[in-house]
Description: Predicted 3D model of a 66-nucleotide RNA (transfer RNA) from a marine eukaryotic metagenome. Rfam family: tRNA. Rfam classes the family as a transfer RNA. Its family is annotated with triplet codon-amino acid adaptor activity in the Gene Ontology. The sequence is in RNAcentral, with records from MGnify.

RNA sequence: AGCGUAGCUCAGGGGUAGAGCAGCUGUUUCGUAAACAGCAGGUCAUAGGUUCGAAUCCUAUCGUUG
Numbered sequence: 001a002g003c004g005u006a007g008c009u010c011a012g013g014g015g016u017a018g019a020g021c022a023g024c025u026g027u028u029u030c031g032u033a034a035a036c037a038g039c040a041g042g043u044c045a046u047a048g049g050u051u052c053g054a055a056u057c058c059u060a061u062c063g064u065u066g
Base pairs, nucleotide, nucleotide: 001065002064003063004062007021008020009019010018015052023039024038025037026036027035045061046060047059048058049057
C1' cells in the first nucleotide's frame, strides 16, 4: 500500500445483498452423466463514528498479500 461479501471464485462503492461453480429437489434415462426447471445457503472480518438510511463514507483493531 492492496484485499476481507454464500462452501469456492468474485460483482455490488449511500436506499430490498447478487452472479458463476459447488450443494439439494424434481423432469428426462434401464441406470449414470449431461441438459432443463426449481430450492436452499450471508450477523457483508470486529468495534465505534457520520447519515433519515452504511456491505458502501471516516477511524481504530484483527487477519491476509506484497